[in-house]
Molecule: Bacterial RNase P class A
Organism: Gammaproteobacteria bacterium
RNA sequence: AGAGUCGACCAGGCAAUCGCGGUAUCGCAAGAUACGGAGGAAAGUCCGGGCUCCACAGGACAAGGUGCCAGGUAACGCCUGGGGGGCGCGAGCCUACGGAAAGUGCAGCAGAAAAUAUACCGCCUACGUGGCCUUCGGGUCGCCGGUAAGGUUGAAAUGGUGCGGUAAGAGCGCACCGCGUGACUGGUAACAGGAGCGGCUAGGUAAACCCCACCUGGAGCAAGACCAAAUAGGGGGGCAAGUGGCUACGGCCAUAACGUGUGGUCCACACGGUUCCCGGGUAGGUUGCUUGAGGGAUACGGUGACGUAUUUCCCAGACGAAUGAUUGCCCACGACAGAACCCGGCUUAUCGGCCGGCUCUCCCA
Numbered sequence: 001a002g003a004g005u006c007g008a009c010c011a012g013g014c015a016a017u018c019g020c021g022g023u024a025u026c027g028c029a030a031g032a033u034a035c036g037g038a039g040g041a042a043a044g045u046c047c048g049g050g051c052u053c054c055a056c057a058g059g060a061c062a063a064g065g066u067g068c069c070a071g072g073u074a075a076c077g078c079c080u081g082g083g084g085g086g087c088g089c090g091a092g093c094c095u096a097c098g099g100a101a102a103g104u105g106c107a108g109c110a111g112a113a114a115a116u117a118u119a120c121c122g123c124c125u126a127c128g129u130g131g132c133c134u135u136c137g138g139g140u141c142g143c144c145g146g147u148a149a150g151g152u153u154g155a156a157a158u159g160g161u162g163c164g165g166u167a168a169g170a171g172c173g174c175a176c177c178g179c180g181u182g183a184c185u186g187g188u189a190a191c192a193g194g195a196g197c198g199g200c201u202a203g204g205u206a207a208a209c210c211c212c213a214c215c216u217g218g219a220g221c222a223a224g225a226c227c228a229a230a231u232a233g234g235g236g237g238g239c240a241a242g243u244g245g246c247u248a249c250g251g252c253c254a255u256a257a258c259g260u261g262u263g264g265u266c267c268a269c270a271c272g273g274u275u276c277c278c279g280g281g282u283a284g285g286u287u288g289c290u291u292g293a294g295g296g297a298u299a300c301g302g303u304g305a306c307g308u309a310u311u312u313c314c315c316a317g318a319c320g321a322a323u324g325a326u327u328g329c330c331c332a333c334g335a336c337a338g339a340a341c342c343c344g345g346c347u348u349a350u351c352g353g354c355c356g357g358c359u360c361u362c363c364c365a
Base pairs, nucleotide, nucleotide: 001361002360003359004358005357006356007355009353010352012330013329014328015327016326017325018324020037022035023034024033025032026031039336043347044346046345047344048343049342050341051220052219053218054217058267059266060265061264063216064215065214066213067212068082069081070080071079072078083097084095085094086093087092098211099210103209104208105205106204120151121150122147123146124145128143129142130141131140132139133138159177160176161175162174163173164172178200179198180197181196184193185192186191224287225286226285227284234278235277236276237275238274239273242255243254244253245252246251258272259271260270261269294313295312296311297310298309299308300307301306
């Protein structure tokens, strides 16, 4: 100097004038003053919760979700740190990462054959048998048989290389590697190393069904609460009102059946007369509504996510929906883009600017 890689921050600023919404104070009111007023993703509605209600809310099955280990967190499918595998010269990046020896399924074409699956081209002719030739040594053809070392196909063909052995071959035997098992060692663990033993043996795929481990009520601020007002205490349907006991004869208790109860089925439990459909009225206001698993600073602990302590700050609460317009200056000349109960994440979109760590290449000293 160039090329990369990882992390963090900013998101137009300042001033003036007019305008909009909130809170507080003053004021009978009109209004005045002061202080704040959209995001890093507010987006997607994908996860996890807080909160409200069903509701007092239990169990089993089914269904769904997650899937290496250890931590963090209110919790998570998130985050942090490790391990295995893959990519990269490297800094680094990715990971849907439990189980194929419980079972089922799947793999086009090609190839002999795609799983406890094979003989197309081949090699051999030892053992057995038939024929032909013969210089009687043998040669050749076929049957029966042996073989998977060589070749073909494919993404993948029942370990690889070498030596020996054999009729020809083959872990058939041996050496090395691979594979299986593994005392022992390190580590919380995933896992790593590994003396020794074993000729060796069980392909791939579970983001296919499945098995295993763990987790899971539902609905949602249009939840819910309160006030006011209005209507037709309307019409139709399903199921049940059984049995036993007590009684002061009004009724009460138990049980059965039936109906309903915020995912499905069954049990349990609760309420009981219960439930479904059609039609009509109202749909206005207040609240929920912003002080929080909150933000900042410092110190300590931890590799880290984060935790603890002290201190400090209040930082939008609209309701057909508030933050806009004009002017001047500066500048990185502004993309993606606007809260609607709140919070922790993930994912997606995105113009630019700025800071720092690390890696590689080249040059100079």